[in-house]
RNA sequence: GGAGCGGGCCGGGCGGCCGCUGCGAAUCCUCGCGAUUCGUGGAGGAAAGUCCGGGCUCCACAGGACGGGGUGGUGGGUAACGCCCACCGUCCGCAAGGACCGGGAAAGUGCCACAGAGAACAGACCGCCGAUCGGGGAAGCGCGAGCUUCCCAGGAGGCAAGGGUGAAACGGUGCGGUAAGAGCGCACCAGCGGACCGGGUGACCGGUUCGGCUCGGCAAACCCCACCCGGAGCAAGACCAAGCAGGGGGAAAGGGCUGGUCCGGCCCGUCAGCACCCCCGGGUAGGUCGCUUGAGGCGGCGGGCAACCGCCGUCCCAGAGAAAUGGUCGCCCUCGACAGAACCCGGCUUACAGGCCCGCUUCGCUU
Numbered sequence: 001g002g003a004g005c006g007g008g009c010c011g012g013g014c015g016g017c018c019g020c021u022g023c024g025a026a027u028c029c030u031c032g033c034g035a036u037u038c039g040u041g042g043a044g045g046a047a048a049g050u051c052c053g054g055g056c057u058c059c060a061c062a063g064g065a066c067g068g069g070g071u072g073g074u075g076g077g078u079a080a081c082g083c084c085c086a087c088c089g090u091c092c093g094c095a096a097g098g099a100c101c102g103g104g105a106a107a108g109u110g111c112c113a114c115a116g117a118g119a120a121c122a123g124a125c126c127g128c129c130g131a132u133c134g135g136g137g138a139a140g141c142g143c144g145a146g147c148u149u150c151c152c153a154g155g156a157g158g159c160a161a162g163g164g165u166g167a168a169a170c171g172g173u174g175c176g177g178u179a180a181g182a183g184c185g186c187a188c189c190a191g192c193g194g195a196c197c198g199g200g201u202g203a204c205c206g207g208u209u210c211g212g213c214u215c216g217g218c219a220a221a222c223c224c225c226a227c228c229c230g231g232a233g234c235a236a237g238a239c240c241a242a243g244c245a246g247g248g249g250g251a252a253a254g255g256g257c258u259g260g261u262c263c264g265g266c267c268c269g270u271c272a273g274c275a276c277c278c279c280c281g282g283g284u285a286g287g288u289c290g291c292u293u294g295a296g297g298c299g300g301c302g303g304g305c306a307a308c309c310g311c312c313g314u315c316c317c318a319g320a321g322a323a324a325u326g327g328u329c330g331c332c333c334u335c336g337a338c339a340g341a342a343c344c345c346g347g348c349u350u351a352c353a354g355g356c357c358c359g360c361u362u363c364g365c366u367u
Base pairs, nucleotide, nucleotide: 001363002362003361004360005359006358007357008356009355010354012332013331014330015329016328017327018326020042021041022040023039024038025037026036027035028034029032044338048349049348051347052346053345054344055343056233057232058231059230068229069228070227071226072225073087074086075085076084077083088102089100090099091098092097103224104223108222109221110218111217112216125163126162127159128158129157132156133155135152136151137150138149139148140147141146171189172188173187174186175185176184190214192211193210194209195208196207197206198205199204237289238288239287240286246280247279248278249277250276256274257273258272259271260270261269296315297314298313299312300311301310302309303308333336
């Protein structure tokens, strides 16, 4: 210098003016959470998707079983997780590293397209053989029935080595064996299972020995095993509380309206109700709280390979409610992507112009 692997970080900067909004202080007044002034804070690494996990709140809840959902190598971290870290196994890469929906297929059931003879206690299309049984022929022997030897075809039959099909065809190589063959026998190798030894917390690794010779794949098919799991969500929920409706009580004075009391009308009296006043509970509008100090940020020290944890110091860093975080001007640069909080937090995933830093691998060159 080329090619590559892994990780961390930033996400235009500075200033002036005018605005919006939370909090604090002061001042003023028409005392309202009002105005003004000053100080101070004011979006993100993803605020996003709402996919997991938790806090918080309300509701439900004796215990057990069944059912349902989720997770799935091991150990650790954590409030918890499907997240993170370390390690193991398999596969990929020369390597740095990367991928894994990574429990069980020798508990059972099921499935394995097309092709192919056969797809799981398999099968015989081509092929090989035809020892045995049967058929045909020749020679020899025998008086004869027949017997013996050899030959032929390949009928019965035997075989599974080779070919062929397929993603996958029921171990591999060699020797023996045979009519031809075959774990049929043997040796070695691979794989599986049992027992044992050593190492490791463990997944697992290394080894010894025995066994039958070999037992395919799929559990994101049913299923089995182990572990976990109540429901709803800040429009959760709590408090205050106009008006209207409801319930109870009062009525001093005078009067109003409606109805009863009288056969009917009127007047008087009287009773009840309404209007009026007071109280009560529930509760709408509205208001307040929940609301941001938190599994918090930064720094140091210590423990741990790490994720992370502990101690000390320090800081306070949006909290609105139709809902603020904007506008404009100047200067500079490498001319600026994706994108806007709404109860909070830990993750994952997705989007993203451009840039910076660290560690490592490999190839080439130079010294």
Record summary: A computed fold for a 367-nucleotide RNA from a Planctomycetales bacterium, annotated as Bacterial RNase P class A. The model forms 85% of the base pairs in the Rfam consensus. It is recorded under the gene name rnpB. It matches the Rfam family "Bacterial RNase P class A". Rfam classes the family as a ribozyme. Its mean pLDDT, the model's own confidence on a scale to 100, is 79.